[in-house]
Molecule: transfer RNA
Organism: Rhizophlyctis rosea
């Protein structure tokens, strides 16, 4: 100094244009003598920042931060 990639709830992850998926976690409840296992409920995202396209954007383009790898 150039190229690829990656960034989504506390963690970890699905997700190619139509108000984001489990999954752990934490609460309460049932079960139990009490724990754990189980089962139901319910709390947790402005989708790394900012602009553009678009009736709509986590998704598409541009820039920009971070963090991984190649190459010189």
């Nucleotide at each position: 100094g150039g190229c690829u990639c990656a960034a989504u709830g506390g963690u970890c992850u699905a997700g190619u244009g139509g108000u984001a998926c489990g999954a752990u976690u934490c609460u309460c409840g049932c079960u139990u003598u009490g724990g754990g296992u189980g089962c139901g409920a319910g709390a947790g995202g402005u989708c790394c920042c900012g602009a553009g396209u678009u009736c709509g954007a986590a998704c598409c383009u541009c820039g920009g931060u971070u963090g991984a790898g190649c190459c010189c």